[in-house]
Context: one part of a larger RNA
């Protein structure tokens, strides 16, 4: 490169937007650039075909004759693709209308229960804390147990096989401003779709950089224990952090380890959000989500199976035996920690 592949065997880019580019619904008509067909000019020789002829056989050898790619000019064909129509049409798509659920966002305010700690009373000799212990805290009155204050983080029941959200994720309650999706019926544009190289936005915890907070818990240290030592597991303490602006970083078993999108393929059972029918019920029907088992087909297999890992189509993105190594080198980015992109020699 071809080919075959990518849930678990190397491989689906964390997620969306999106430009180039790739592809792309129905009907007509007119071009005829791809497309197909006929002539004709080019298609050196050699190769190459032919059980052709010829060197005594042969040949990478000499002849013959015959075929092919490409490429131009022309004359036609019009299915399909393609351009073209001040074209048309509505099933994809948008968009208006009337409804609906939601921990979707974002920013203000506000509530209770717990823990810390402060002050006050009561009331005394332990408490705390293990597998036992000790360190520690306590007669300068702890723990307990009222009652009154502070100040931070975090939201018990409801909660769910619940729901939103592209993912990241996202729960107390109120208000205010804001995205989406679902249903409904009818209107309105008329293919406006998909897909998406660079690009761009957002993107858990951790970590940084400045300035605040700091109850809890708690990398690092400290001490006690265990141990043969214990740089650990357990304990008592505790800094950073965890919290809020702001800006940075750009990773994660960022997972359903399953890109996007569109059509097609047996059924049963929940469940959430909506619609419509009636016989108003433990009912039927449908449309969208989200589980559970199951057939056909697929699978190396477990197993997946209308929410496929079936059957196809379009478009990205990756993979090509293990280490070496997701690492040197460069090069773009960061403050920095380091991130993306990415080899080889060597070796099994």
């Nucleotide at each position: 490169u071809u080919g075959g592949g990518c849930g678990u065997a190397a491989a689906g880019a964390g997620c969306u937007c999106g430009u180039a580019g790739g592809c792309g619904g129905u009907u007509c008509a007119a071009c005829a650039a791809g497309u197909c067909g006929g002539u004709c000019g080019u298609a050196a020789a050699a190769g190459u075909u032919c059980a052709g002829g010829g060197c005594u056989c042969a040949a990478c050898c000499c002849u013959g004759a015959a075929a092919u790619g490409u490429c131009g000019a022309u004359c036609g064909a019009u299915a399909c693709u393609g351009u073209u129509g001040u074209g048309a049409c509505u099933a994809g798509g948008a968009u208006a209308c009337g409804g609906u659920a939601g921990a979707g966002g974002u920013g203000a305010g506000u509530g209770g229960a717990a823990u810390u700690c402060c002050g006050a009373g009561u009331g005394u000799a332990g408490c705390g804390g293990u597998g036992a212990a000790a360190u520690g805290c306590g007669u300068a009155g702890a723990u307990a147990u009222u009652c009154g204050g502070a100040g931070g983080a975090a939201c018990a029941c409801c909660a769910a096989u619940u729901g939103c959200g592209a993912a990241g994720g996202c729960a107390g309650c109120u208000c205010a401003c804001u995205g989406g999706g679902c249903c409904g019926c009818u209107a309105u544009c008329g293919a406006c779709a998909c897909u998406g190289a660079g690009g761009a936005a957002c993107g858990a915890a951790a970590g940084c950089a400045u300035g605040g907070g700091u109850a809890g818990c708690g990398a690092a240290g400290a001490g006690g224990a265990u141990u043969a030592g214990a740089u650990a597991c357990c304990c008592u303490c505790g800094u950073a952090g965890u919290c809020c602006a702001u800006g940075c970083c750009g990773u994660a078993a960022a997972c359903g380890a399953u890109g996007a999108g569109u059509g097609c393929u047996a059924g049963a059972c929940g469940u959430u959000g909506g619609a419509a029918a009636u016989a108003u019920a433990u009912u039927u029907u449908u449309c969208a989500g989200u589980g559970u088992c199951g057939c056909a087909g697929c699978g190396a297999a477990a197993g997946c199976a209308u929410u496929a890992a079936g059957c196809a189509c379009u478009c990205c993105g990756c993979c090509u035996g293990g280490g070496g190594a997701g690492u040197a080198c460069g090069a773009c980015c960061g403050c920095a920690a380091g991130g993306u992109u990415a080899a080889a020699a060597c070796u099994c």

The prediction has a mean pLDDT of 84. Predicted 3D model of a 348-nucleotide part of an RNA (small-subunit ribosomal RNA, central domain) from an uncultured bacterium.